[in-house]
Context: one part of a larger RNA
């Protein structure tokens, strides 16, 4: 891992609701007795309430009250049994702690201690003391020798465990190899003995106390508790949620409400549309209020300057309240103010698993995406928090290459029938290489901004132009004058000021280059040649640049596409889904009719509606084991097992057949449950 078997809402006693049954203003017994029938009426519930109670009683309590008020009466159905749903108390659907407490067992491991024994190759160093010699006044001191101290040195046994390599389903649940430390000591070690569970022991690491230690191990309380995780076993049918509010030592829990379901009642009260009436202060707008705010005018006051003993006065390219004119701005501004929303009312629609009331049963309290209106954030987030709509959740099908929530569309079943939606129709790939007209040249299409540009199409305006424009070419582009100032210089051309006059077809006191300054080149402007358009502005359509990322094209799904297979507007066909239609079938709800009936209901026909579905509610069934009754089968072969064949909408079943097997089994009607397995890192066994 697979297979087989086992494996989870039970039982007792209360409560409550519903179904069925008995009796009924009553119902019923418990213990006990009895073989049984039965006896047993104690007790309990109901038939009366009110009061804390004494108590009174169709009333009573409050109270001084015959007042008022509260709860009652006037309105009557209960009770016992049984089944089912739910609930309470119990282990209470099953498995699962970390732990807590009690009583015991452990120091043959290890920690420390006590008693008594044992062990430490070899080599080195050479303290004190002592002796001798020297030395001194005596010493101190020096030298040589002797001596043998030391938690001394080197290094085996022995003890330890610092480094590294290997080992890591190991040779080993701590080892092996090579090195390393101590090795006469706070040394190592044998044997016997002492100390233990909130306790011991500890040169102290929370270490160690039998591979276990921030409280050992064993048994018990014990099925501790687990607002947590996992698991919870056959089928079909009808309906079908929630992820919110409030409260919470509460936020992954729970209670009540909301939303779902079932029963009974009510019977359009619901919903939508339209009309009418009411309500509101948002969008927008506005500045009348409250604030913010730009400029002008005016101006109290302040500052500067002048004047000035003081007081006063004058003036001001300063500041400036208030006022005023013009222009803005606001979630917490409003002189205004929609669309909508909400409430009421009338009519229409005549339908929907509408509304409402009472009662039984739930689940839900982590929601999520998208559009729109907002708060927070950065007018970030697949961000976060509200509102509103929708979908996913709990929704399959078609489209978007793939893609919970985007677009289309809500799947009862069948069909080798048809029509459509979104989206598509060159090939992959079902359907147009469709029609008519434009645009794009960028593979734009098939990713992006500010900004930039003689891309290109279309429209509008305007200047110049056959009295000759634009471009090109030829020629001119002058004089006063080197204007004045400035300056070393300033001559059109560093800078400042002015920008006139003349000759002219025309020519600036000069457009750019240039010079130290001149010079020189050029432009504006004019004539000629040529010959028909040429400049400029605005708006729109489609394109261009801006454009850089990590394995490999990789920013159309691919091939590939250019009067398109791209884009714009228009047209006609077709394809395309579980949508719609057609035909057949089923279930369910409602209404009608008919038959049967134990009056509970069941069956049949016809019509209409409905039939996606998680949590969850409700209904109807299949199957297993045993019991009672019933009718049957079986050695001429039961069950079980293997195979074949058939039936039913499913769980399943079998008219049957063959083989195996060798003694029990089944139908029908009831009853009772150790009643259904794929999951629980499930348990046991096998492979």
């Nucleotide at each position: 891992g697979c297979c087989a078997g086992c494996g989870a809402g039970u039982u007792a006693c209360g409560g409550u609701a519903u179904g069925c049954g008995g009796c009924g203003a009553g119902g019923u017994u418990a213990a006990g007795c009895g073989u049984a029938a039965g006896c047993g009426g104690a007790g309990c519930c109901g038939u009366a309430g009110c009061g804390a109670a004494a108590g009174c009683g169709a009333g009573u309590c409050u109270u001084a009250a015959u007042a008022g008020g509260g709860c009652g009466c006037u309105u009557u159905a209960g009770u016992c049994g049984u089944a089912u749903g739910c609930u309470g108390u119990a282990g209470a659907c099953c498995c699962g702690a970390a732990a807590c407490c009690g009583g015991g067992u452990g120091a043959g491991c290890u920690a420390c201690c006590c008693a008594u024994g044992g062990g430490c190759a070899g080599g080195g160093u050479g303290a004190a003391g002592c002796g001798a010699g020297g030395g001194u006044a005596a010493g101190a001191c020096c030298u040589c020798g002797u001596g043998a101290a030391g938690g001394c040195c080197c290094g085996a046994a022995c003890c330890c465990a610092c480094u590294u390599c290997g080992g890591u389903u190991g040779a080993a649940a701590a080892c092996g190899g090579a090195g390393g430390g101590g090795a006469u000591g706070a040394c190592c070690u044998g044997u016997g003995g002492a100390u233990c569970g909130g306790a011991g022991u500890g040169a102290a690491a929370g270490g160690c106390u039998a591979a276990u230690c921030a409280a050992a191990c064993c048994c018990g309380g014990a099925g501790a508790u687990a607002u947590c995780u996992g698991g919870u076993u056959c089928u079909c049918g009808c309906c079908g949620a929630a992820a919110u509010a409030u409260a919470u030592u509460u936020u992954g829990g729970u209670a009540u409400a909301g939303c779902c379901u079932c029963g009974c009642g009510u019977g359009u009260u619901u919903a939508c549309u339209u009309g009418c009436g009411g309500u509101u202060g948002u969008a927008g707008a506005g500045c009348a209020c409250u604030g913010u705010u730009u400029g002008g005018c005016c101006u109290a006051g302040g500052g500067g300057c002048c004047c000035c003993a003081c007081a006063a006065g004058g003036u001001u390219a300063c500041c400036g309240a208030a006022g005023u004119c013009a222009g803005a701005u606001a979630a917490a501004c409003u002189c205004c103010g929609a669309a909508g929303g909400c409430c009421g009312u009338a009519a229409g629609u005549c339908c929907a698993g509408a509304g409402c009331g009472c009662g039984g049963g739930a689940g839900u309290c982590a929601g999520g995406g998208u559009g729109c209106g907002g708060g927070g954030g950065a007018u970030a987030a697949g961000c976060u928090c509200c509102g509103u709509a929708u979908c996913c959740g709990a929704g399959a099908g078609g489209g978007a290459a793939a893609c919970a929530a985007c677009c289309c569309a809500g799947a009862c079943c069948g069909u080798c029938a048809g029509c459509u939606a979104a989206g598509g129709u060159c090939c992959c790939u079902a359907a147009a290489u469709c029609c008519a007209a434009g645009c794009u040249a960028a593979g734009u299409g098939g990713a992006a901004a500010a900004g930039g540009a003689u891309g290109u199409g279309c429209g509008a305006g305007u200047g110049c132009a056959c009295a000759g424009a634009c471009a090109a070419c030829c020629a001119g582009g002058a004089g006063g004058u080197u204007g004045g100032c400035u300056u070393a210089g300033a001559a059109g051309c560093a800078g400042c000021c002015a920008c006139c006059c003349u000759u002219u077809a025309a020519a600036g006191a000069g457009u750019g280059c240039g010079u130290a300054a001149u010079a020189g080149c050029u432009c504006a402007c004019u004539g000629g040649u040529c010959a028909a358009g040429u400049g400029u502005u605005c708006a729109c359509g489609c394109g261009c640049c801006g454009a850089u990322a990590a394995u490999g094209u990789a920013a159309c799904g691919g091939g590939g596409c250019u009067c398109a297979a791209g884009c714009u507007a228009g047209g006609u066909a077709c394809c395309g889904a579980a949508g719609c239609u057609a035909c057949g079938g089923g279930a369910u709800c409602c209404a009608g009719c008919g038959a049967c009936u134990u009056u509970g209901g069941u069956c049949g026909c016809c019509g209409g509606g409905u039939c996606g579905g998680u949590a969850g509610g409700c209904g109807a069934g299949c199957g297993u084991u045993c019991c009672c009754a019933u009718g049957c089968c079986g050695g001429a072969g039961a069950a079980g097992c293997g195979g074949c064949g058939g039936c039913g909408u499913a769980a399943g079943c079998c008219a049957g057949c063959c083989g195996u097997g060798g003694a029990g089994g089944c139908u029908u009607g009831g009853g009772a449950a150790g009643u259904g397995a794929g999951a629980a890192u499930g348990c046991u066994g096998g492979c």